[in-house]
Context: one part of a larger RNA
RNA sequence: CUGGGCGUAAAGCGCGCGCAGGCGGUCUGUUAAGUCAGAUGUGAAAGUCCACGGCUCAACCGUGGAAGUGCAUUUGAAACUGGCAGACUUGAGUACUGGAGGGGGUGGUGGAAUUCCCGGUGUAGAGGUGAAAUUCGUAGAUAUCGGGAGGAAUACCGGUGGCGAAGGCGACCACCUGGCCAGAUACUGACGCUCAUGUGCGAAAGCGUGGGGAGCAAACAGGAUUAGAUACCCUGGUAGUCCACGCCCUAAACGAUGAAUGUUAGUCGUUGGAGUGCUAGUCACUUCAGUGAUGCAGUUAACACAUUAAACAUUCCGCCUGGGGAGUACGGUCGCAAGAUUAAAACUC
Numbered sequence: 001c002u003g004g005g006c007g008u009a010a011a012g013c014g015c016g017c018g019c020a021g022g023c024g025g026u027c028u029g030u031u032a033a034g035u036c037a038g039a040u041g042u043g044a045a046a047g048u049c050c051a052c053g054g055c056u057c058a059a060c061c062g063u064g065g066a067a068g069u070g071c072a073u074u075u076g077a078a079a080c081u082g083g084c085a086g087a088c089u090u091g092a093g094u095a096c097u098g099g100a101g102g103g104g105g106u107g108g109u110g111g112a113a114u115u116c117c118c119g120g121u122g123u124a125g126a127g128g129u130g131a132a133a134u135u136c137g138u139a140g141a142u143a144u145c146g147g148g149a150g151g152a153a154u155a156c157c158g159g160u161g162g163c164g165a166a167g168g169c170g171a172c173c174a175c176c177u178g179g180c181c182a183g184a185u186a187c188u189g190a191c192g193c194u195c196a197u198g199u200g201c202g203a204a205a206g207c208g209u210g211g212g213g214a215g216c217a218a219a220c221a222g223g224a225u226u227a228g229a230u231a232c233c234c235u236g237g238u239a240g241u242c243c244a245c246g247c248c249c250u251a252a253a254c255g256a257u258g259a260a261u262g263u264u265a266g267u268c269g270u271u272g273g274a275g276u277g278c279u280a281g282u283c284a285c286u287u288c289a290g291u292g293a294u295g296c297a298g299u300u301a302a303c304a305c306a307u308u309a310a311a312c313a314u315u316c317c318g319c320c321u322g323g324g325g326a327g328u329a330c331g332g333u334c335g336c337a338a339g340a341u342u343a344a345a346a347c348u349c
Stems, first nucleotide, its partner, number of pairs: 003321004007303002012317001014201004021194003025088007033081002035077008048066007091191001092188004096183004103177007110154001115149007125136002162169002206247006215241002220236004258316006266294012278281001298305002322349003331342004
């Protein structure tokens, strides 16, 4: 390289947008670049193959022929691909009428709870555990009532329920804003799919500057446990967790399953629409878009998947090629750093 693969054996980039590139709906005409056919030239000799011949045979050698998949020129064909021109509406999109939603951003407002402070009642314990102790408390704790401060999170509703490309998103109100679904028409007329490089987003932890700090809590201290206990348990407790701005760019970033399109039995739930029916309901049926369970054909090494495919096909991208060494070294790029990314070899089994 070819081939074979990528749910769990090695292998789908964490996720979008998207230039180049690759691929691309229906019909008509035209062209002849690809494609196909013919002709001419060339394709050295040797070699290969075939036939005949020369050394007694063979190896070896000679003569003739074939072949030489290719290239160039030329003459044609026009189905398919491409180019050009014209048309179409089913792909894609726009307008309209409705609809659901924790989608995003900003500002504001609540209630419950923890902690702390002030005051009242009240007295000897409280707390914690397997049992204890460290700890708090007669300077009045714990408990209870009233008042206040402050930060963080939003019980119930809540649901294999919803939304988002993914990460993710949950009190309420207002404003700004993205996407999605259904219906019925009208319009544009292939405007599409994928996407190396690029660019943006990207949990938690971590970093920088400035705030904030109730609870929780790495580190740390103490008490226990234990042979030991740098742990599990307990009492404390700092970074951090929160906010603003700027970085970091990684996760079992998982459905361990790339995106798009088409086709291929059903049954039972559920969410959001639209329609039809009647007995007018907490109804039934049809249909579109999601989200689940089960299951046929088919697939699979098996497990399992099965119209939300891992089935049957097409297009494009990414990735894999025995284990260890190693996602490491070196170099490059990025980063304040931590480090990230790209990524070997010797050696060894």
Predicted 3D model of a 349-nucleotide part of an RNA (small-subunit ribosomal RNA, central domain) from an uncultured Pseudomonadota bacterium. It matches the Rfam family "Bacterial small subunit ribosomal RNA". The RNAcentral record of the full RNA draws on ENA.